[in-house]
RNA sequence: GGCUCAGAGUGAACGCUGGCGGCGUGGAUUAGGCAUGCAAGUCGAGCGAUCUCGCAAGAGAUAGCGGCAAACGGGUGAGGAACACGUGAACAAUCAUCCUUAAAGUCGAGCAUAGCUUCGUGAAAAUGAAGGUAAUACUCGAUGUGGCCUUAGCAUCGCAUGGUGCUUUGGUUAAAGGCGGGGACCGUAAGGCCUGUCACUUUAAGAUGAGUUCGCGUCCUAUCAGCUUGUUGGUAGGGUAAUGGCCUACCAAGGCGUAUGACGGGUAGCCGGCCUGAGAGGGUGUUCGGUCACACUGGGACUGAGACACUGCCCAGACUCCUACGGGAGGCUGCAGUCGAGAAUCUUUAGCAAUGGACGAAAGUCUGACUAUGCGACGCCGCGUGCAGGAUGGAGGUUUUCGGAUCGUAAACUGCUUUUUUUAGGAAAGAAAACCCAAUCAAUAACAUUGAUUGGGCUGACGGUACCUAACGAAUAAGCCACGGCCAACUCCGUGCCAGCAGCCGCGGUAAUACGGAGGUGGCGAGCGUUACUCGGAAUUAUUGGGUGUAAAGGGCAAGUAGGCGGCCUACUAAGUGAGGGGUGAAAUCUUCCGACUCAAUCGGGAAACUGCCCUUCAAACUAGUGGGCUUGAGGCUGGAAGAGGGAAGCGGAAUUAGCAGUGUAAGGGUGAAAUCUGUAGAUAUUGCUAAGAACACCAGCGGCGUAGGCGGUUUCCUGGUCCAGAUCUGACGCUCAAUUGCGAAAGCUAGGGUAGCGAACAGAAUUAGAUACUCUGGUAGUCCUAGCUGUAAACGAUGAGCACUAGGUGUUGGGACUUCGGUCUCAGUGCCGCAGCUAACGCAUUAAGUGCUCCACCUGGGGACUACGGCCGCAAGGCUAAAACUCAAAGGAAUUGACGGGGGCCCGCACAAGCGGUGGAACAUGUGGUUUAAUUCGAUGCUACGCGAAGAACCUCACCAGGACUUGACAUGUAAGAAGCAGUGAACUGAAAGGGGAACGAACCGUAAAGUCCGGUAACUUACACAGGUGCUGCAUGGCUGUCGUCAGCUCGUGUCGUGAGAUGUUGGGUUAAGUCCCGCAACGAGCGCAACCAUUGCCCAUGUUGCUACCUUUGUUACUUGCUUGCAAGUAGCAGAGCGCACUCUUGGGGGACUGCCUGGAAUAACCAGGGGGAAGGUGGAGAUGACGUCAAGUCAGUACGGCCCUUAUGUCCUGGGCUACACACGUGUUACAAUGGCAGGUACAAAGGGUUGCCAACCCGCGAGGGGGAGCUAAUCUCAAAAAACCUGCCUCAGUUCGGAUUGGAGUCUGCAAUUCGACUCCAUGAAGCUGGAAUCGCUAGUAAUGGGAGAUCAGCUCGCUCCCGUGAAUACGUUCCCGGGUCUUGUACACACCGCCCGUCAAGCGAUGAAAGCCGGGGGUACCCGAAGUCCUAUGUAGAUAGGCCGAAGGUAAAACCGGUGAUUGGCGCUAAGUCGUAACAAGGUA
Repeated sequence: GGCUCAGAGUGAACGCUGGCGGCGUGGAUUAGGCAUGCAAGUCGAGCGAUCUCGCAAGAGAUAGCGGCAAACGGGUGAGGAACACGUGAACAAUCAUCCUUAAAGUCGAGCAUAGCUUCGUGAAAAUGAAGGUAAUACUCGAUGUGGCCUUAGCAUCGCAUGGUGCUUUGGUUAAAGGCGGGGACCGUAAGGCCUGUCACUUUAAGAUGAGUUCGCGUCCUAUCAGCUUGUUGGUAGGGUAAUGGCCUACCAAGGCGUAUGACGGGUAGCCGGCCUGAGAGGGUGUUCGGUCACACUGGGACUGAGACACUGCCCAGACUCCUACGGGAGGCUGCAGUCGAGAAUCUUUAGCAAUGGACGAAAGUCUGACUAUGCGACGCCGCGUGCAGGAUGGAGGUUUUCGGAUCGUAAACUGCUUUUUUUAGGAAAGAAAACCCAAUCAAUAACAUUGAUUGGGCUGACGGUACCUAACGAAUAAGCCACGGCCAACUCCGUGCCAGCAGCCGCGGUAAUACGGAGGUGGCGAGCGUUACUCGGAAUUAUUGGGUGUAAAGGGCAAGUAGGCGGCCUACUAAGUGAGGGGUGAAAUCUUCCGACUCAAUCGGGAAACUGCCCUUCAAACUAGUGGGCUUGAGGCUGGAAGAGGGAAGCGGAAUUAGCAGUGUAAGGGUGAAAUCUGUAGAUAUUGCUAAGAACACCAGCGGCGUAGGCGGUUUCCUGGUCCAGAUCUGACGCUCAAUUGCGAAAGCUAGGGUAGCGAACAGAAUUAGAUACUCUGGUAGUCCUAGCUGUAAACGAUGAGCACUAGGUGUUGGGACUUCGGUCUCAGUGCCGCAGCUAACGCAUUAAGUGCUCCACCUGGGGACUACGGCCGCAAGGCUAAAACUCAAAGGAAUUGACGGGGGCCCGCACAAGCGGUGGAACAUGUGGUUUAAUUCGAUGCUACGCGAAGAACCUCACCAGGACUUGACAUGUAAGAAGCAGUGAACUGAAAGGGGAACGAACCGUAAAGUCCGGUAACUUACACAGGUGCUGCAUGGCUGUCGUCAGCUCGUGUCGUGAGAUGUUGGGUUAAGUCCCGCAACGAGCGCAACCAUUGCCCAUGUUGCUACCUUUGUUACUUGCUUGCAAGUAGCAGAGCGCACUCUUGGGGGACUGCCUGGAAUAACCAGGGGGAAGGUGGAGAUGACGUCAAGUCAGUACGGCCCUUAUGUCCUGGGCUACACACGUGUUACAAUGGCAGGUACAAAGGGUUGCCAACCCGCGAGGGGGAGCUAAUCUCAAAAAACCUGCCUCAGUUCGGAUUGGAGUCUGCAAUUCGACUCCAUGAAGCUGGAAUCGCUAGUAAUGGGAGAUCAGCUCGCUCCCGUGAAUACGUUCCCGGGUCUUGUACACACCGCCCGUCAAGCGAUGAAAGCCGGGGGUACCCGAAGUCCUAUGUAGAUAGGCCGAAGGUAAAACCGGUGAUUGGCGCUAAGUCGUAACAAGGUA
């Protein structure tokens, strides 16, 4: 910052469900079309006439004339943006039937006509002629209280025209009878006459209704900015109830709008109210009430008090119907009803009983108004579907860790009740009038009549309804939605990115609380959900109540009009403002109090409220207005000052390039490296001269000036602004600023110049996979000048202008004052740091982004879109203004932690470098891939798979394949049943074996018992059921273990502190170390896991003494020499072997010691530490082990074992035979042996360590060329044995060759192990004698007892090793150093990354879908203009008048023409958006590889 949800509401619709009642409510769409019935008549007491009944009196009916009504009531919302509506005023500019009150009247006469009769026309509708008739029909005359017009005057009032009253002159103007009653008088009678009442006439007033005018309010759009000719006003006339261009003639040229929005376009009946909201507001106008408009569409008048008339008339049009084709008829937007369209909206009901209306004297008639009723859960309200008890917590469902839990007191069961339903019985109110009867009173001459009072009578559609009572019996009555978060409510099964859900986020890829079902739970309940729409939440248009440095947003800058706002004092006014009073604000609604339906909804009565408008009185602080004054705001004046401020014209030097001339010779130039290019026709270089154009080094400075853009050599001229000082003048003259106007970088455009350098386009050379780029060589527009245009920039301080206030410090520019000459103060600028305050943070901070005031501009999610269309501007390019459809749930800012960078700093490591030896080439071994196969079982796959699991595949192993078998099973446990020759052993026979088969032999334990009695049980067997079994799947469900970063130095916590927060600090910094090792510093202080140490081993010393050792000593045997006298013997000396003594040595074993930077010198900060030295067996962690922090890689392993889930169960289990894992065009890894002379072969002579051994190691001796065989001593091992160590050393031969190197391969003959050696073992002998002569690109290990090299032993194992692990012998070279490659640590920086660079992400093209712009045209719509034709009809004129006719003006509909506007469609075309895995590149984010 947007999106979304929870709330309330509806004339609703849809889905599922549905017991009752009350009160409301119901064609919102096609103002589409309508069959049928009804919806406006009444009066015989206005009139004549006719008919019916009746003996008559009389009563009744009604076509016509006449009167009144039909202009009400009822419907609808098409039109209309308007005095239509609302509100408040006005009529001195008006009218009025009926009604009320008051006054005055109602006299006399006359002509017709319908009905009717007769005769026609026509299909009908209808209509013509003749005759005759009445009136409350029509006409004339009289009277004139009065009214109207007029003459003259008086009084009075007001609001401008003017009004009212009185007197007066002249003129003009009414009427109708009907029905009752009757005493006196008149009359033959009728009647006159009198009287009552109704009707009639005139006038005045009232009530009520209508008409007209005005103020204010009343939707969107400026991508509608100009509109208007009866238009604006006047005069005269006409017209109207009445004002008025309302209409006509003439005159004048005005009027509206200028943003307070004219004119145009779109939309809409308005209001009381209703919904929502805390309110302010926003939305809405159904029912009810007020009002307007309309009545098939358009026009028109007539009648009338009232209409331009819903169920009247005339005309035109469309449509429907009738027709004899000549003509006629009709208008449901009345009540019902029907069709159509639609998501969708009711009975062709009853009654005038009530209320109201029309007519009437009245009775009464009429009334689809109305009252009732029906239908619809459409809404609101009320009631019910039972209540109480009831636990072995039943059955059943669901679930389970198998124990249980839950549905659940729920049910069953027991008791109770009966609202409702059903049946039966009783039974209201709504009704009182009018009228009729009776009585009394009043008026009167009256007992007519009228009025009043009292009593009685008549009148109910609903309806036998509401209500009451009784009976029966829990009987007749529960659903819908949800359960991932928001949001109350959870588990199982199914499904497996499928099916589906979804308001937003999102869920589903085999353990889904999100899909579908179930159980359970939550919510509401005769309803519940969904959809649509409105307000709310949303302070998300912000008046209340928002923002604009970086999130969207300050106009590029200025001048300035309208407008808005505006200094101090004073007087008046009273428009705003405040207070009081009056009128109005209809009723209903809302609120509140009271009341009526049992309650409620609903209804009645009272109050309050209706926040508004109008009138009036008062106040005068503030705003405003008017008058007067002031100086501080603003401006002027005087005197100084600085400056790349602007314009014009001159001048100057350096450099560059070119030209000319000289010197001079082979290159120059350019780049990462090159080439294009220049140059022997003389370049580059160098010297001199000449020319041209452009720009002005140093000075030069977060210095100056300007409003901004911008301004830089120097001189002159013209010119704008600013600052300081003085306190001399004016007296608020001010601030801001839509519209408007001007200025406005670069690029670009027009015309003319100019062109040195630079340099888009373009050309070439490179680079590259490509290179329409980066680099290079050239180079045109342009850059420059003049005159014009364009009007935009990251035009930025991303910060509008003005005024005031709010700590400071430190630089610097210009001016002034003071000065002790150091500096201090002050005004105006320009920088940095920083407090309060502000800010989301970053940061800003007297040059504000702080605190206030004034004015302007601008913003309201991202994309579409700095776009389209339209308009304006421009020569063009283009600019300004500026949408919508559609689409997404984000886009964005600041900061944080990481990770990353072809960013930076520091440091480490066999990381590089320096060395030594290898691999990569050969043959073989071994592993892997691939291929092959019936099978070549499975796993491991960059480093961290590939001599790995496997420390050992002939069978077994074994999981794979082929075939043969078994099914409670090869193995475990349990239950039940069975079986006596039972368990077990197991011969023939069959078979490849397993298996089948079953002769024969033949038990054990416990109990019981006379007894092997098989009587019971155990074990065992058979059968059946539970179950076993699985190297079957999932390492992405897991445990455990392991690899790797990495033996790298890191990873964290508590408290405190800082920050809105994520987080930071500590752990950073200065040193140092192998080390976050230690020291110092520090808002940190401490601590933990790591480091180090502790452990075992090795190196020195002490101790120990058998099977080890044997120096000295003693002794035995033997050999040699010498001596003694010859043999013999003896002695001595030396060697060897043995025994003893002994433990010195070697060694064994165990416990200690020893090394700690402890000592010295120097360096460092007096520290930590470092360098050197002494001593020492060992010196700076002595060497080498074990030991592996927090974590990373969904790393590896279900085939070591364990384990969740899923799967198989006569098979994916089990047994067996044979095969396979050993294949072989090929590729890779790891090794062995070599290629030879530092060697090979032969002979001789030495020196180890560490291990193993009883199903074992095997001595001596014998046999075999040998592998080996025989043999048997010793040894359960410091005793015996494997066992020979080898390289080395000495001697000899080989003499550089495919060899006396090398040993593969192959043939033959053997040995050993083993049931078995063919596939497929090892070894020996004889023979054979391959490749290979030191290995391309590339790549590996190693820093000392190391590499290299030589042999020994062990595990596994019947046998089998070039592998692995351990042991000893011989025994080097090199490290200058950290630039680079790789990996790591730490600090810092950038980031559009966070699945973290194997990241992110852009554009074209291709595909699908969607909406949209343009487009030749085509179609439609409304409005206007001009003209033609011209109905009805008013008006005018004429015919003497009337009826009537003729003509004329206007005039609806129709037609013609041209243009503009709006909408639809349109081949084609333009871009845009969206869409798991398309193509091409890699533009951006890191210095993103050219910022």
This is a predicted structure of a 1491-nucleotide RNA (small-subunit ribosomal RNA) from a metagenome. The prediction has a mean pLDDT of 83. Rfam family: Bacterial small subunit ribosomal RNA. Rfam links the family to the GO terms structural constituent of ribosome and ribosome. The RNAcentral record of the sequence draws on SILVA.